RNA sequence: AGCUCAUCAAGAGUGGCUGAGGGAAUAGGCCCUGUGAAGCCCGGCAACCCGCGAAAGUGAAGGUGCCAAGUCCUACUCGAAAGAGAAAGAUGAGAG
Repeated sequence: AGCUCAUCAAGAGUGGCUGAGGGAAUAGGCCCUGUGAAGCCCGGCAACCCGCGAAAGUGAAGGUGCCAAGUCCUACUCGAAAGAGAAAGAUGAGAG
């Protein structure tokens, strides 16, 4: 990388360094951004594993993960629309 399963409407910064981009990819849109993007550090959150618990829950020590907007929206199918589903993607756990 691929496969299986589960979840994806909740949550999380008036910090430091730095300095121009960022929101997965393609296209279209719409946004965020020198009142500071991305990155790093610190801080935080608690989805899965994990700890405690009979459970409801709870913790944040450990392994991942995450910290604008529903996975930012649309793209395919159904539908007049609203919406629903799929695909793709993300995260975790697992098998080989």
Background: The prediction has a mean pLDDT of 85. Predicted 3D model of a 96-nucleotide RNA (SAM riboswitch aptamer (S box leader)). Its Rfam family is "SAM riboswitch aptamer (S box leader)". Rfam's curators write: The SAM riboswitch is found upstream of a number of genes which code for proteins involved in methionine or cysteine biosynthesis in Gram-positive bacteria.